[in-house]
RNA sequence: ACUGAAAAAGGCAAACCCGUCGAAAGGCGGGGACGCAAAGUCACCGAUCUAACGGAAACGGCAUGUUUCCCAGGAUAGCGGGGCCGCCAGGC
Numbered sequence: 001a002c003u004g005a006a007a008a009a010g011g012c013a014a015a016c017c018c019g020u021c022g023a024a025a026g027g028c029g030g031g032g033a034c035g036c037a038a039a040g041u042c043a044c045c046g047a048u049c050u051a052a053c054g055g056a057a058a059c060g061g062c063a064u065g066u067u068u069c070c071c072a073g074g075a076u077a078g079c080g081g082g083g084c085c086g087c088c089a090g091g092c
Base pairs, nucleotide, nucleotide: 002090003089004088011036012035016031017030018029019028020027021026034078040084041083042082044081045080046079047076048075049074050073054070055069056068057067058066059065
């Protein structure tokens, strides 16, 4: 390099609740543990979610209206791939 059966030192923390930021998706802090061998880190590729901006269509009581679709942008690294870095043990 590779591997995660057993052991050990430890680590992270889903749902949910509280606070807070945000238009939302969601983020952050506290509590809490479903899980995780990279659940460390980076939005590069795909995917998904969102849609304050912009666009299109339908409806319409014709409006500063309603609904649907697309989308700039945003989010997810605990969706997959990829980049970078790393603990313990096995192994060479």
This is a predicted structure of a 92-nucleotide RNA (c-di-GMP-I-GGC riboswitch aptamer) from Candidatus Accumulibacter contiguus. Its mean pLDDT, the model's own confidence on a scale to 100, is 87. The sequence was found by an Rfam model in a public genome assembly.